[in-house]
RNA sequence: GCCCGGGUAGCUCAGCCGGUUAGAGCAUCGCUCCCGUAAAGCGAAGGUCGAGAGUUCAAUCCUCUCCUCGGGCU
Numbered sequence: 001g002c003c004c005g006g007g008u009a010g011c012u013c014a015g016c017c018g019g020u021u022a023g024a025g026c027a028u029c030g031c032u033c034c035c036g037u038a039a040a041g042c043g044a045a046g047g048u049c050g051a052g053a054g055u056u057c058a059a060u061c062c063u064c065u066c067c068u069c070g071g072g073c074u
Stems, first nucleotide, its partner, number of pairs: 001073007010026004019057001028044005050066005
């Protein structure tokens, strides 16, 4: 330099032939329970979907550029 894959909640990841409120587990916080803690149960909060532009009535999803991580080729 070229090619491929990833980037979504604090962490690990789902969600893609574009559509109604963007989800799960763990973690965090609150409540119940308990002498107390843990466990368990219930609930809550937490996201500019890596950045910018384009297409579209509508983009996490399609196109382009860039950033970043991993792998391959020379």
Predicted 3D model of a 74-nucleotide RNA (transfer RNA) from a Candidatus Woesearchaeota archaeon. The RNAcentral record of the sequence draws on ENA. Lineage of the source: Archaea > Nanobdellati > Candidatus Woesearchaeota. Model confidence (mean pLDDT): 80 of 100. Its Rfam family is "tRNA". The family's RNA type in Rfam is transfer RNA.